[in-house]
RNA sequence: GUAUCAAGAGUGGCGGAGAGAACUGGCUCGAUGAUGUCACAGCAACCUACAGCAGUGCAAGGUGCUCCAACCAGCAAAGCUUAAUGCUUUGAAUUAUAAAAC
Numbered sequence: 001g002u003a004u005c006a007a008g009a010g011u012g013g014c015g016g017a018g019a020g021a022a023c024u025g026g027c028u029c030g031a032u033g034a035u036g037u038c039a040c041a042g043c044a045a046c047c048u049a050c051a052g053c054a055g056u057g058c059a060a061g062g063u064g065c066u067c068c069a070a071c072c073a074g075c076a077a078a079g080c081u082u083a084a085u086g087c088u089u090u091g092a093a094u095u096a097u098a099a100a101a102c
Base pairs, nucleotide, nucleotide: 002098003097004096010040011039012038013037014036018029019028020027023074024073025072026071041066042065043064045063046062047061048059050057051056070094075091076090077089078088079087080086
């Protein structure tokens, strides 16, 4: 830089306090043990195998993923709506993942 991100998918062991990408404001989860990590299991985004002219299907080999939309919002545009201002849609920005390249 490209593609995608409102679908999908849990049980244990270890461990012991915060966690949810950064910052801010909220809102959630957590000693009924979270985040993290290990094992097994599962899901199926990309690569890959197989089938096919292709669209695609299928599998689960490589990464990845398995609470809440990337938890929501922040910037911009359009529309709706106002008592206050809120709400909806679209886009951008930032992040993450994959394959490729440097």
Molecule: SAM riboswitch aptamer (S box leader)
Organism: Neobacillus dielmonensis